[in-house]
């Protein structure tokens, strides 16, 4: 920081929808409207009077009456009600106060109502006009208009006086009129306080801001106008920009507050857009009037009409909002004397689940716990679910039917709409939505397979998804239930209540200081805050409470309570504050020491470097990991001497001083600023702090002039490199210094603003003041400052801070509010420029980010091990051949194994078969394993035989077994066997669902555990340290203590000695026998067998060591410091290896992916890798002949001796189930003897040819002999592998699998028998320790250009539109006022005319918005490119 539960709505969208009662309902185009209707009444004000009615009639549209209609005049009203929010940031609204005013209609007083006069409307004539309307004559009436009295009271005044009015109608009851005084209500105007965003808007103002005088109004006022001053207004935000109608109230939330102003009620503005006034008690007037401008209408083109932001209603917008409905019956207005008449204001009532609120959809019984459906499986069951069927009852709503209170206002009469009682049938007409991964109630199956989808946020889906779909259960509301949008909550996440800022965001680079905020002791006073008490006032309605009416409830209503607030008055005076005075402690002087790289300026120095000249000297210097450029025989470097130049100043020197910071160092000297101690001698709060604001302010940079050794961006070259525009060398220009004048920034850091007080301690260092000792130096004490270390309380997320606070607390100031985009853009405004301050937004993320843990990792550090290196020996890489593996081929070349830890592995035996593979022929209850049915003597066997390559497929023919009854037999059918049913099979797939076994780190010493102790925690301690070991092996030391699992021991094997036992082993001493042999007798010594023992424990002696543990030498000893080997592998890693050993989930297949069988394939071959064999010879090869092991094996075996055969091998068959017999020869050795360095007497591949053996069968595809044949190879490149003693290297020998055998593999026997200074470095591995942006954990993680694609956005020549004003002009309309003029006299008015002055033109600029070729840069996007 994001993001949910909650609570609301004029709503709208989705699915659904039974009834009622009360509310609400164009939020968008203040855009445009067809059509009806929304304001008229009075005849008791006035003339005329029509149709109709009566009567009369001269019968003439005759006359009286009655009658009152369409209209005219007056009169009231129309300024109300009712609509909408467009403007308005204002005296607009709201709260209070206040008054220079008006006031029709109404109440209340007082007082008149006299007398005359001329017109005009209607009408009637004539005319003009399409029309709207209009003219010209005539004549008429009034409550219309005029004059004249009067005149209480009212105006006016210079206080004398001036001025100023009436209306009459009547049913005779009244009802009216004029004048005036009060009232009531209701309006006009003023004052004080409150009322959004924005400074990227800082300055505005000219009638502005006072005064004088005048006009003007009801009525104050620059309100307007003359004229005089020069003021007013602004950082407490003027003036400008956006935005908005304002409150009562609503919503929300614990309040505080935050949001809002639908409905109702007050208030304002508005009326198609502007500007005008007329009339009037009132208006600049929604449904009046004049002008001007747009839209529309009409027309006969001449010229006329309109204004739904009233009710409905159309059409437009839009996600979205209603009947062109009834009635004046209540309520109220408007006129009337009043009957009454208008009223789309109002009652109603229609539509809309748009809210809020009621009600229903039934109620009780009912278990074969049905049936479907799901789900399980150990084939029992379990959910749905008393749910349903069934039986039993009930009557709300809705429906039908009769009667018909109330709404009617105290008699009558009057109801548009609503509504109530009763009856009557009959469970019948009436349930949906959302959700079930966590947050959050409520879960299985099956689809599906990173597809398709969900999704509010984390985040799900890549073959077992409780997240998708579908189903079954569930959980949550319900005539509604989701979702979308808004608000407010949660968010202490703008923190007033009530937040931070050392390191997460966040202290201004530093001081000085203006407003401003705060501010020491003490006395009196005043009374602004502040406290109380009271008054007024806070409008109803809304909340809350009580209480009452609709059957409840929503709704209504009556009272009280609240309205936290404003203003008026009394009272107090602690506190703040103000006025007046005192004080000294804050703060300031002054008086005397003190230390300091404090600051400017001049002056002088030595060392080092460079340049230059001279001398000496003669090849090489320089320089780096190593070089090279680059200097140098024109004499470098080196070295001695002189000059001359700039720039920094060693030692002192320190954890040291000094300064606000930034900074400040050679030595003098001059000039200057601060600081701290002592006296307490002066002032007497003179004080903090500090928005603007002003000076300071490292480097680098910039302007002018100077300088110019050194170093040394740029640049050049030289190397390094895969490249090297880098690091390293060699040069080298700006700069670096000076002087002036700019920049104004930093990791300007203690990442910690400045001040005051408080709150344990120890200790070093700088400086000052005392005081101890007779003085002094030195010591010590105390007591100031400053500079650090360390440590308690407390703080703190920790890590750490701690009187130098990040502890307590107080006063001001600056600054934070997710990451990124961005300290960037736009604009202001400094700079000469670079650039600096101020400083967004769209977009885009679920996080960025701190402390601290445990790992893991370092081309970090320390101690330490290992055939890890070195030291040696023999290999491998080369050659031919074996064997495996890749890749290739193939019909198949069956599968696995893949770095070390696949590759002579799984193979301890592929000619068939194994065998899984292909190709073909068969088979489908199956080659195996169990159940059921059913069938019948059909069976097993054995014998014949048809096809066929064989499996198989068919055919005769014989004939068992168990069991019971038993006499033949006879039954059954346990086993067989055939048909069917379940079912069996699968080396099909998934080792990344699994078990189990294995490898590998690693025979490395690690790995954890209780308790206890630390730590918010994670977690640490233990298990560190110091010593020691092959070892976390002991030992000591310790907030530890003890354990467990490894380690070591126990265990097998070997080396030695002993008893025991003596055959098939042995023979030393006695016999037999023999050419000769333990061949016999016998022996129990010895070897040997094999079972028990003994032995070795750092036991012993010396020295080191901490009095240890142990290490070193040493004696004895067959053996010595784990004696040698084996066998035992901690907690884990590696989704390591195995579904193809074995088990085993899920999926998959079932006349096939099962099963049989034949032949073929796993043996194929340009090429490649591992892994061995034999070899290149002379320490060798060959012959001959001669000597010594051990461990094992044999009855389907192992074979002697003979014999045959050059061999393989044959015949043959004593012996031997083995210390007996056999396999059996060991072979290097050793003895002579040939070969002579040669591709050979080395080497044997390859090939012919002719054999031997096993085996049904040796062609693909065995071994093995003989005779030929003799390849390629002469010691093997980069790079690699093993091995530390009976090892390596070198020699045979033997065994498992096995019919035979590719066996050189592999397992095991013995024989002969070598080097290692040591731990820098290569790999790995232990502990400690540090870093850390890593944690599927360096194969990590990440950063930028390019390259692609989408998204928003700065800039840009233009271009386009908006809005708000300036200024000019002018066609300057109506119209007030004024003027001239006509109007016989006044008024009306007509002509003209001046100031203003709408709308409109012109100009030049201001803002804002859009759009733009091209162009900046930014965000996002599994697998692109360089580094």
């Nucleotide at each position: 920081g994001c993001u949910c539960a909650g609570c609301c709505u004029g709503a709208a969208c989705g699915c659904u929808g039974g009834c009622g009662g009360c509310a609400u309902g164009g939020c968008u185009a203040a855009a445009a409207c067809a059509u009806g209707c929304a304001a008229g009444u009075c005849g008791u004000g006035g003339g005329a009077g029509a149709a109709g009615c009566a009567c009369c009639u001269u019968c003439g549209u005759g006359g009286u009456g009655u009658g009152g209609a369409c209209a005219c005049c007056g009169g009231c009203g129309a300024a109300a009600g009712g609509g909408c929010g467009a403007g308005u940031a204002a005296c607009a609204c709201g709260a209070u106060c206040g008054u220079a005013c008006g006031u029709a209609c109404c109440c209340c007083g007082a007082g008149g109502u006299g007398g005359g006069g001329g017109a005009u409307a209607g009408c009637g004539u004539c005319g003009g006009g399409a029309a709207a309307c209009c003219g010209g004559c005539g004549g008429u009436a009034a409550u219309a208009c005029c004059c004249c009295a009067u005149g209480u009271g009212c105006u006016c005044u210079a206080c004398u006086g001036a001025g100023g009015a009436a209306a009459g109608c009547u049913u005779c009851g009244g009802c009216g009129c004029c004048u005036u005084g009060g009232g009531a209500g209701c309006g006009g105007c003023g004052g004080u306080c409150g009322u959004c965003c924005u400074a990227u808007c800082a300055g505005g103002u000219u009638g502005u801001u006072g005064g004088u005088g005048a006009g003007g109004u009801a009525a104050c006022g620059g309100c307007u106008c003359a004229c005089c001053a020069a003021g007013c207004c602004g950082a407490a935000g003027a003036c400008g920009g956006g935005u908005a109608g304002c409150g009562g109230g609503u919503g929300u939330g614990a309040g505080a507050g935050c949001a809002u102003g639908a409905c109702c009620c007050g208030c304002c503005g508005c009326a198609u857009c502007g500007g005008g006034a007329c009339u009037g008690a009132g208006a600049c007037a929604c449904u009046g009037c004049c002008c001007g401008g747009a839209c529309c209408c009409c027309u006969a083109c001449g010229g006329g009409a309109g204004g739904c932001u009233g009710c409905a209603g159309u059409a437009a917008c839009g996600a979205a909002u209603c009947u062109u409905c009834c009635g004046c019956a209540a309520u109220g207005c408007a006129c009337g004397c009043a009957a009454g008449u208008g009223u789309g204001a109002c009652g109603g009532a229609g539509c809309a689940a748009u809210g809020c609120c009621g009600c229903g959809u039934g109620u009780g019984g009912g278990a074969u716990g049905a049936a479907g459906c799901g789900g399980u499986u150990c084939c029992g069951c379990c959910g749905u679910g008393u749910a349903a069927a069934c039986c039993a009852c009930u009557g709300u709503c809705a429906g039908g039917g009769u009667c018909g209170a109330g709404g009617a206002a105290g008699a009558a009469c009057u109801g548009a709409c609503c509504a109530g009682a009763c009856c009557c049938a009959g469970a019948g007409g009436a349930a949906g939505g959302g959700c079930c991964g966590g947050c959050u109630a409520a879960u299985c199956u099956c689809g599906u397979g990173c597809c398709a989808g969900c999704a509010g946020c984390c985040g799900c889906g890549g073959u077992a998804a409780g997240a998708c779909g579908a189903g079954a259960g569930g959980c949550c509301c319900a005539a509604g239930c989701g979702u979308u949008a808004g608000g407010c909550g949660g968010a202490u996440u703008c923190a007033c209540u009530g937040g931070g800022c050392u390191u997460a965001a966040a202290g201004g680079g530093u001081g000085c200081g203006u407003a401003g905020g705060c501010g020491g002791a003490u006395u009196g006073g005043c009374a602004a805050g502040c406290a109380u008490c009271u008054c007024g006032u806070g409008a109803a309605a809304u909340c809350c409470c009580u209480c009452g009416g609709c059957u409840c409830a929503a709704c209504c209503g009556a009272g009280g309570a609240a309205u936290u607030g404003c203003g008026g008055g009394g009272u107090g005076a602690a506190c703040u504050g103000c006025c007046a005075g005192u004080c000294u402690u804050g703060a300031g002087g002054a008086a005397g020491g003190c230390a300091g790289a404090g600051g400017c300026u001049g002056u002088c120095g030595g060392a080092a470097c460079g340049u230059u000249c001279g001398g000496u000297g003669g090849a090489g210097c320089g320089g780096u990991g190593a070089a090279a450029u680059g200097c140098g025989u024109a004499g470098a470097u080196a070295u001695c001497g002189a000059a001359c130049g700039g720039a920094a100043c060693g030692c002192c020197g320190a954890a040291g001083g000094g300064g606000u910071a930034g900074c400040c160092a050679g030595g003098c000297a001059g000039c200057u600023g601060g600081g701290c101690c002592u006296u307490a001698c002066c002032u007497g709060a003179c004080g903090c702090u500090g928005a603007g604001g002003c000076a300071c302010g490292a480097a680098a940079g910039c302007g002018u002039g100077g300088g110019g050794a050194u170093c040394a961006a740029a640049c050049a070259g030289g190397a390094u490199u895969a490249g090297a525009u880098a690091c390293c060398c060699u040069g080298g220009u700006a700069g670096u210094c000076c002087a002036c004048g700019c920049c104004g920034u930093a990791a300007a850091c203690g990442a910690u603003g400045u001040g005051c007080a408080c709150u344990a301690g120890c200790u070093c260092g700088a400086u000052g003041c005392a005081g101890a000792u007779c003085u002094g130096a030195c010591u010590c004490u105390g007591u100031g400052u400053c500079g650090g270390g360390c440590g308690c309380c407390g703080a703190g997320a920790a890590a750490u801070c701690a009187u130098u606070a990040a502890g307590u607390g107080c006063a001001c100031c600056g600054c934070c509010u997710g990451g990124g985009g961005a300290g960037u853009a736009c604009g202001g405004u400094c700079g000469c420029a670079a650039g600096g301050c101020u400083a967004a937004a769209a977009c885009u993320c679920a996080a960025a980010g701190g402390a601290a843990u445990u790992g893991a990792c370092g081309g970090g550090g320390g101690c330490u091990c290992a055939c890890a290196c070195a030291a040696g020996c023999g290999g491998u890489g080369g050659a031919g051949c074996a064997u495996g593996u890749u890749g290739c081929u193939u019909a198949a070349u069956u599968c696995g194994a893949a770095g070390c830890a696949a590759c002579g592995c799984g193979a301890a035996g592929a000619a068939c078969c194994u065998u899984a593979c292909c190709u073909g022929g068969g088979u489908u209850u199956g080659a195996c394993a169990u159940g059921c049915a059913c069938g019948g003597a059909u069976u097993a066997g054995u014998c014949a035989u048809u096809g066929g390559a064989a499996a198989c497929a068919g055919u005769g023919a014989u004939g068992a077994c168990g069991c019971u009854c038993u006499u033949c037999g006879a039954g059954u059918g346990g086993a067989a066997c055939g048909u069917g049913c379940a079912c069996a099979g699968g080396u099909g797939c998934u080792g990344c669902a699994u078990g189990g076994c294995u490898g590998u780190c690693g025979u490395c010493a690690g790995c954890u555990c209780g308790u206890g102790c630390u730590g918010u925690g994670a977690a640490g301690u233990g298990u560190c340290g110091g010593g020691u070991u092959a070892a976390g092996u002991c030992c000591c030391u310790u907030a530890a203590c003890g354990a467990g699992c490894g380690c070591a021991a126990c265990c097998c094997u070997u080396a030695u000695c002993g008893c025991u036992a003596g055959u098939u082993g042995c023979c030393a001493g006695c016999g037999c026998a023999u050419u000769a042999u333990g061949g016999c007798g016998g022996g129990g010594a010895c070897u040997c067998u094999a079972g028990c023992g003994a032995g070795a424990c750092u036991g012993c002696c010396g020295g080191u060591g901490u009095c240890a543990a142990a290490c070193c030498g040493g004696a004895g000893g067959a053996a010595g410091g784990u004696g040698g080997g084996g066998a035992u592998g901690a907690c884990g890693u590696c989704a390591a290896g195995u579904c193809c050993u074995c088990a085993u989930g899920g999926c998959c297949u079932u006349u096939a992916u099962g099963c049989c069988c034949a032949g073929g394939g796993u043996g194929g071959c340009a090429a490649a890798c591992g892994u061995g064999c034999u070899a290149c010879a002379a320490u060798g090869g060959c012959g001959u002949g001669u000597a010594c092991a051990g461990a094992g094996c044999g009855a389907c075996g192992c074979a002697a001796u003979a014999c045959c055969g050059u061999g393989a091998g044959g015949u043959g068959g004593a012996g031997c189930a083995a210390a007996u017999c056999g396999c059996a020869a060991a072979a290097a050795g050793c003895a002579c003897g040939c070969c002579c360095c040669a591709g050979u007497u080395c080497g044997g591949a390859u090939a012919g040819c002719a054999g031997u053996c096993u085996g049904c069968a040796a062609c693909u595809c065995g071994a093995c002999u003989g005779c030929u044949u003799g390849a390629a190879g002469c010691c093997g490149g980069a790079a690699u592998c093993g091995c530390u003693a009976g090892u390596a290297a070198u020699c045979g020998c033997g065994g498992a699998u096995c019919a035979g055998c590719c066996a050189u593999g592999c397992c095991g026997c013995g024989g002969u028998g070598a080097u290692a200074c040591g731990u820098u470095c290569c790999u790995g591995a232990g502990c400690c320790u540090u870093g850390u942006a890593c944690a599927c954990a360096c194969c990590g993680c990440c950063c930028g250009u390019c390259a692609a694609g989408u998204c928003a956005u700065g800039g840009a020549a233009g271009c386009c539109g908006g809005g708000a004003g300036u200024g000019c002009c002018a066609c300057g309309a109506a119209g007030u006022c004024g003027c001239u003029u006509c109007g016989a006299u006044u008024c009306a008015g007509g002509a003209g005319u001046g100031c203003c002055c709408a709308c409109g033109g012109c100009a030049a600029g201001c803002u804002c918005g859009g759009u733009g070729a091209c162009u900046g840069g930014g965000a996002c996007u599994a697998a692109g490119u360089c580094g």